[in-house]
């Protein structure tokens, strides 16, 4: 220098021929239970979906350009 893949909550990940509130588990917070802690159960907080543009009535999803990480080639 070239090619491919990935980037969504604090962490690990869903969500697809674009569609009407962006979710789950863990973690955090509050409560129940307990003498107490853990476990378990209930409730709850948390996101401009890596960035900038474009297409569209509508973009996490499609297109272009960047950034970061991984793998391969030279």
């Nucleotide at each position: 220098g070239g090619g491919c893949c990935a980037g969504u909550a604090g962490c690990u990940c869903a969500a697809u021929a674009g569609g009407u509130u962006a979710g789950a588990g863990c973690a955090g917070c509050g409560g129940a239970c307990u003498c107490a802690u853990a476990a378990u159960c209930c409730g709850u907080u948390g996101g401009u979906u890596c960035c900038c543009g474009g297409u569209u009535c509508g973009a996490g999803u499609c297109c272009g350009g960047g950034c970061u990480g991984g793998c391969c080639c030279a």
This is a predicted structure of a 74-nucleotide RNA (transfer RNA) from a Patescibacteria group bacterium.
Rfam family: tRNA. Rfam classes the family as a transfer RNA.
NCBI's taxonomy places the organism under Bacteria, Bacteria candidate phyla.